[in-house]
Bacterial small signal recognition particle RNA from Dielma fastidiosa, 97 nucleotides, folded computationally.
Its Rfam family is "Bacterial small signal recognition particle RNA". The literature on the family includes a 2003 paper in Nucleic Acids Res by Rosenblad et al., "SRPDB: Signal Recognition Particle Database". By type it is a non-coding RNA gene. Rfam links the family to the GO terms signal recognition particle, plasma membrane targeting and SRP-dependent cotranslational protein targeting to membrane, signal sequence recognition.
Taxonomically the source falls in Dielma (Bacteria, Bacillati, Bacillota, Erysipelotrichaceae).

């Protein structure tokens, strides 16, 4: 002083985990401006009907929390391993002094 390896430290990329979000799945959700049935009740009619259409009752909407099995996305001072760079940690080999 060069070479090959390693140590550490960084930047990258890939898988991993960890949290979050979305989807999903059931549930719960509308006095009335969502349906569907429309008791009482009201209107039309001579009457037979028929009309709107509150309350109840059934499905739901927008939201709500809940579960995360799978996907999907965002995030890492988590963790392996892969390139490359940094300073120079060790060792080895040559070559000079």
């Nucleotide at each position: 002083u060069a070479a090959u390896a390693u140590a550490g430290c960084u930047a990258u990329c890939a898988c991993a985990a960890u949290g979050g979000a979305a989807u999903c799945u059931a549930c719960u959700g509308a006095a009335c401006c969502u349906g569907g049935u429309c008791a009482g009740g009201u209107c039309g009619g001579g009457a037979a009907c028929g009309a709107a259409g509150c309350a109840g009752c059934c499905a739901u909407a927008a939201g709500g929390g809940a579960g995360c099995u799978c996907u999907u996305u965002c995030a890492u001072g988590u963790g392996u391993g892969g390139u490359a760079g940094c300073u120079u940690u060790u060792a080895u080999u040559a070559u000079a002094u």